[in-house]
Record summary:
Predicted 3D model of a 339-nucleotide part of an RNA (large-subunit ribosomal RNA, domain IV) from Veillonella sp. Taxonomically the source falls in Veillonella (Bacteria, Bacillati, Negativicutes, Veillonellaceae). Model confidence (mean pLDDT): 80 of 100.

Context: one part of a larger RNA
RNA sequence: CCCUUGCCAAGGAACUCGCAAAAUGCCUCCGUAACUUCGGGAAAAGGAGGACCAUAGUGGGGUGCAGCAACGCAUGGAGCAUGAAUGAGUGGCACAAGAGAGGCGCAAGCGACUGUUUACCACAAACACAGGUGCCGCUAAAGCGAAAGCCGAUGUAUAGGUGCUGACACUGUCUGGUGCUAGCGUUAAGAGAGGGGUUGACUUCGUCGAAGCUCUGAAUUGAAGCCCUGCAAACGGCGGCCGUAACUAUAACGGCCCCAAGGUAGCGAAAUUCCUGUCGGGUGUUCCGACCCGCACGAAAGGUGUAACGACUUGCGCACUGUCUCAACGAGGGACCCG
Numbered sequence: 001c002c003c004u005u006g007c008c009a010a011g012g013a014a015c016u017c018g019c020a021a022a023a024u025g026c027c028u029c030c031g032u033a034a035c036u037u038c039g040g041g042a043a044a045a046g047g048a049g050g051a052c053c054a055u056a057g058u059g060g061g062g063u064g065c066a067g068c069a070a071c072g073c074a075u076g077g078a079g080c081a082u083g084a085a086u087g088a089g090u091g092g093c094a095c096a097a098g099a100g101a102g103g104c105g106c107a108a109g110c111g112a113c114u115g116u117u118u119a120c121c122a123c124a125a126a127c128a129c130a131g132g133u134g135c136c137g138c139u140a141a142a143g144c145g146a147a148a149g150c151c152g153a154u155g156u157a158u159a160g161g162u163g164c165u166g167a168c169a170c171u172g173u174c175u176g177g178u179g180c181u182a183g184c185g186u187u188a189a190g191a192g193a194g195g196g197g198u199u200g201a202c203u204u205c206g207u208c209g210a211a212g213c214u215c216u217g218a219a220u221u222g223a224a225g226c227c228c229u230g231c232a233a234a235c236g237g238c239g240g241c242c243g244u245a246a247c248u249a250u251a252a253c254g255g256c257c258c259c260a261a262g263g264u265a266g267c268g269a270a271a272u273u274c275c276u277g278u279c280g281g282g283u284g285u286u287c288c289g290a291c292c293c294g295c296a297c298g299a300a301a302g303g304u305g306u307a308a309c310g311a312c313u314u315g316c317g318c319a320c321u322g323u324c325u326c327a328a329c330g331a332g333g334g335a336c337c338c339g
Stems, first nucleotide, its partner, number of pairs: 001334006010325002014323001018320001027049004035040001037167001050090001053087003057080002062075004091095001103318007110310002115127002131165005143150002168305002170302001172238003177235002179231002185226002190221002194216005239257005266297001267294001277291005
């Protein structure tokens, strides 16, 4: 010096993120707040605890008395009560006297919860979840396969597959674009009724005319697309300029332009605020509350709350301590030296 460990004056988080350590710890009894989904929260928090002495009720059998008998009266003290409680004094430094054996509270964020995960740097706010919702009417949707076919399923919307969201309460507006749906109208090549040319046969020699070849083809048929309709818990989107109130400032109000429609509720310097903040609480840059020019929140890529829960994240407090002021002393094992 390293590892493990005991103890410490005064202070008590001054230390760095209270990391680590300390402290708490049992049983029975007393007692227990906000909030709440009325279940919880809760072992909330907080308190009592040694040994000894005293103290309660009930009242069997037996015995005595009375009585025809039953009932009764008296005596008696077993059993139960008995677990403790109350009262009084009393011993110790210490009374759950050893070992073992929760630290607690307040506020905020995220995720509802129990659960799952990067075997070997991440256990979380990530994943999952119950619940919600979109798609799917049967030749179902989804899936495999040039196709046939198979699967789904010998199932049928309380079924099946898949996407998004993630308990619970709430969920605005836009169908112009993309996508999907429906199929009225329109629509190509192609197909094709029909028509023409050629001519074997027939012929009264004028014609007519099969098949093939060929030219044409306006009836009819003919997909996507376009048009039209619907759909946003489909992909997605959710404005700008100018003026205006009897101090000033601001603008409930008005005008103009554009758009498919111009962001509703709620929240907001936020796990989102760059510039960069202001006010209050507080020692304080973190934290909490409020404000709102939201660079660039916003409603199932969900918004906002929320009891309970969390080896989660942040701030604060009580208790506690060698974390520290600031170190000291001790024990065991190494390292090191000699043999």